[in-house]
A computed fold for a 363-nucleotide RNA from a soil metagenome, annotated as Bacterial RNase P class A. The coordinates come from a structure-prediction model, not an experiment, and the mean pLDDT is 76. Of the family's consensus pairs, 90% are formed in the model. Its Rfam family is "Bacterial RNase P class A". Rfam's curators write: Ribonuclease P (RNase P) is a ubiquitous endoribonuclease, found in archaea, bacteria and eukarya as well as chloroplasts and mitochondria. Rfam classes the family as a ribozyme.
């Protein structure tokens, strides 16, 4: 681990007893009886995207964040699902360079021609480049010689990007002319840039003409462009609401103090402490909601490559207090040790809900 039995926990209907309130037949506690539910594919990370809730919100704009091929699907996402380019590896085509094909393979795949950095080592050079060796060639100068020509060595100035050699990366690749030697200088094919035609909803692809051909890489460098982004989160929050305390009104108050030159008495303004009575409002304890019927599972058809959708049926499947979801016994599976081969003895993978849902990761 599965299956069964009994014995807990937890939360819900429903019975019954006791007690309490009143609106008198309802409601709370506590106790008990009984019958139903009780973790998961990740409940986990908290990495995306929503619902829901409060707050904030007149418009803009700067800063941050993300995302970045093309259609498509979703409530939407940085997810999924189809399609296109590149890359790998294997084949094949004599070789490269290219091309064709096949994969359970991988692809943050806007823009290095807006601007700025950066490219370690090693090279001579790391980007409007470079001349280290090499190859040509002109000069100087020294040696040989078969002597005015050829050949060495040494140095010096030009060419030269075929070759050599660093490098992850060296300014198209392959052949043939050409050339002092060389070089897209010229051709062909291959690639690459433009423009046009066609075929796709697009990305793109194909075919054709044209252009010798371009300043390499890096944007999970800063940046630029383009779209998107409010913010905090169920302890979000909504409601009812004790006792004490404190605040506010109204009563007490036809009553008391004052004051209108002095007694007095009317009248008039004005002011008043507690204590007590009632009344209002804020907040705490405490309680009810949120709260689990939902973008929900399932079975069938159907539309669609596919993700998804659409329509008829069927179920209802944890909702707490930060705590529950477990234990014993029998049997049987699986793994690991010991065995006298007869069996004993150990253990049961990641892990575990807490508002709720679709994903990613991860184990």
């Nucleotide at each position: 681990g599965g299956c069964a039995a009994c014995c807990g926990c937890u939360g819900g209907a429903u019975g019954c007893g006791u007690u309490c309130g009143c609106u008198u037949g309802c409601g709370g506690a506590c106790g008990u009886g009984u019958c139903g539910g009780g973790a998961g594919g990740a409940a986990a990370g908290u990495c995306c995207g929503g619902u829901c809730u409060u707050c904030a919100u007149a418009g803009g704009g700067c800063g941050g964040c993300a995302u970045g091929c093309c259609g498509g699907c979703u409530a939407a996402c940085g997810g999924c699902c189809g399609g296109g380019g590149g890359c790998g590896u294997g084949c094949g085509u004599u070789u490269a360079a290219g091309c064709g094909u096949a994969c359970u393979g991988c692809u943050a795949c806007g823009g290095c021609a807006a601007g700025u950095g950066c490219c370690a080592c090693a090279g001579a050079g790391a980007a409007a480049a470079u001349a280290c060796c090499g190859c040509u060639u002109c000069g100087g100068u020294c040696c040989g010689u078969u002597c005015u020509g050829c050949g060495g060595g040494c140095u010096g100035g030009a060419g030269u990007a075929a070759g050599g050699g660093u490098g992850a990366a060296a300014a198209g690749g392959u052949g043939c002319g050409g050339u002092a030697a060389g070089a897209g200088c010229g051709c062909a094919c291959c690639g690459c840039g433009g423009c046009c035609u066609g075929a796709g909803u697009a990305a793109u692809c194909a075919g054709g003409c044209u252009g010798g051909c371009a300043g390499g890489g890096u944007a999970a460098a800063c940046c630029c462009c383009a779209u998107g982004c409010g913010a905090a989160g169920c302890a979000a929050g909504a409601c009812c609401a004790a006792a004490u305390a404190g605040g506010g009104g109204a009563g007490g108050a036809g009553g008391a103090g004052u004051g209108g030159c002095c007694c007095g008495c009317u009248c008039c303004g004005u002011u008043c402490a507690a204590a007590c009575u009632u009344c209002c409002g804020g907040g705490u304890a405490g309680g009810u909601c949120g709260c689990u019927g939902g973008a929900g599972c399932u079975u069938g058809c159907c539309a669609g490559u596919a993700a998804u959708g659409g329509c008829a049926g069927g179920c209802c499947u944890a909702g707490a207090g930060g705590a529950a979801u477990g234990g014993u016994u029998g049997c049987c599976u699986c793994c690991c040790g010991c065995u006298u081969c007869g069996g004993c003895g150990g253990g049961a993978a990641c892990a575990g809900a807490a508002a709720c849902c679709g994903g990613c990761u991860u184990a």